[in-house]
Context: one part of a larger RNA
Molecule: small-subunit ribosomal RNA, 3' major domain
Organism: metagenome
């Protein structure tokens, strides 16, 4: 100088309280451990591993087991050789190969050869999701969007260092102001960037419909308009500017006006110095050290999907604020030509015929809760769906290990869950469907977005937890 302290002062955070809805019980879905296994492939391990992987039937694929194959599935470049590669049949096989037949016979030439490619042999060499993330680049978590971390010149101390950056206010902030042996700087804060949230211009199409006219069972459906809405570019607006109080005449605070918006307006991005030998050698690079008829390459086949059992994350639910029937309203954002797929037909439905229209403000995928009526009447039931058994659709060489989804039966446990414990402070929670990526297909209840309805609550800082600052003790560096 850190660092610790069941030492102190101050401050701050859904830290805790005040509320709301869960988890921990059940069911099943999912990761992990464990066990088991040929093998169940590695890694990830308090926060900060455990729906981490944005698609494990083949492939992926790293793992087993068996069958090959040895210059290699790839890449450079030498030397002999032979030939166009390619290609179709058969024969054998679980494929990978392999054997045989055909079929065809690259460019340029000075006819010697040269070029590309491909086979063979030999050597260099390739491979390696082998090892080491405690040898390392990159890159990503965390503390943490916490207000810190520093440097030059001074000046102070023998030095290590110290000051400044501490001290009064104030701030979300080392943000400001004020005083000070410091004056000044830089990474960080803020601003600038995108986005919603009000107006205005400019531009009207596929978007819109006020006023005209037309027309229809019924629609901007048509002249037509540029107003509204809205698209999607530009520009305005918010700065404690005004006003009153508080203060130290400061900065700032607290109330008020105007205003869509008010004191950082909502949200995003944006991550100082630095911890953690944090994670990663299976994204990629890369020292070293291993393998080189194999730790490499190919292919079938299994397996990563096992299950006495433990835990984490998740969905559904135990019901009347609800179940289930019937009417019937309303988004937003995405996506779509290997695609989306309308009306229409046929099936209880999964879905199938077909195929208008759409390279999309056009067309299509396409809303639930709400809300109207009706029944159910407190029960393990019209609540709950797990479980099986049958019968099908759809993708797909192939759905036995191992898909999803229908449709008829079945109809499990669960009556709100002990210790314990999580999220959230506003268009949030909580409740509802929607969509998108990967993706043939889907095991998505995840993940990342979107819009509809839509609360309660904060006395307050004494404790819990985690963090700034000063200051203190210390046999700890």
């Nucleotide at each position: 100088u850190g660092a610790c302290g069941g030492g102190g002062c101050c401050c701050c955070g859904c830290a805790c309280a005040a509320g709301c809805g869960g988890u921990g019980g059940a069911g099943u879905a999912u990761g992990u451990g464990g066990u088991u296994u040929a093998a169940u492939u590695c890694g990830a391990g308090g926060c900060a591993a455990c729906g981490c992987a944005a698609g494990a039937a083949c492939c992926u694929u790293a793992c087993c087991u068996g069958g090959a194959u040895u210059u290699g599935a790839c890449a450079u470049a030498c030397a002999c050789u032979u030939g166009a590669c390619a290609g179709c049949g058969a024969c054998c096989g679980a494929a990978a190969a392999g054997u045989c037949g055909u079929u065809u016979u690259c460019c340029c030439u000075u006819c010697g050869g040269g070029g590309a490619c491909a086979g063979g042999u030999g050597a260099a060499c390739a491979g390696g999701u082998g090892c080491u993330g405690c040898a390392u680049g990159g890159c990503u978590g965390u503390c943490g969007u916490c207000a810190g971390c520093u440097c030059g010149u001074g000046c102070c101390g023998u030095g290590a260092g110290g000051u400044g950056u501490u001290g009064g206010g104030u701030u979300a902030a080392g943000u400001c102001c004020c005083g000070c042996a410091a004056c000044g700087a830089g990474c960080g804060c803020a601003a600038c960037c995108c986005u919603c949230g009000u107006c205005c211009u400019u531009a009207g199409u596929u978007g819109c419909c006020a006023u005209c006219a037309g027309g229809u069972u019924a629609u901007g459906c048509u002249g037509g308009g540029a107003a509204c809405u809205c698209u999607a570019a530009g520009g305005a607006u918010a700065c404690u500017g005004c006003c009153g109080g508080u203060g130290a005449c400061a900065a700032a605070c607290c109330g008020g006006a105007g205003g869509a918006a008010g004191g950082u307006g909502g949200g995003g991005a944006u991550g100082a110095c630095g911890u953690c030998a944090a994670g990663u050698c299976c994204u990629c690079a890369u020292g070293g050290c291993c393998c080189u008829u194999a730790c490499a390459u190919c292919c079938a086949g299994g397996g990563c999907u096992a299950c006495a059992c433990a835990c984490g994350u998740a969905c559904u639910a135990c019901a009347a604020u609800g179940g289930c029937c019937g009417g019937u309203a309303c988004a937003g954002a995405a996506g779509g030509u290997c695609g989306c797929a309308a009306u229409a037909c046929c099936g209880u439905g999964a879905g199938g015929u077909g195929g208008a229209g759409c390279u999309a403000a056009u067309c299509c995928c396409a809303a639930a809760a709400a809300c109207c009526g009706g029944u159910c009447u407190c029960a393990g039931u019209u609540c709950g769906g797990a479980u099986u058994g049958g019968a099908g659709u759809c993708u797909g060489c192939a759905a036995c290990u191992c898909g999803a989804c229908u449709c008829c039966a079945u109809g499990a446990a669960g009556u709100c869950g002990g210790a314990a414990u999580c999220g959230c402070u506003a268009g949030u929670a909580a409740u509802c469907g929607c969509g998108u990526g990967u993706c043939a297909g889907c095991a998505a209840u995840a993940a990342c977005g979107c819009g509809g309805u839509g609360a309660a609550u904060a006395c307050g800082u004494u404790c819990c937890c985690g963090g700034g600052g000063c200051u203190u003790g210390u046999a700890c560096a």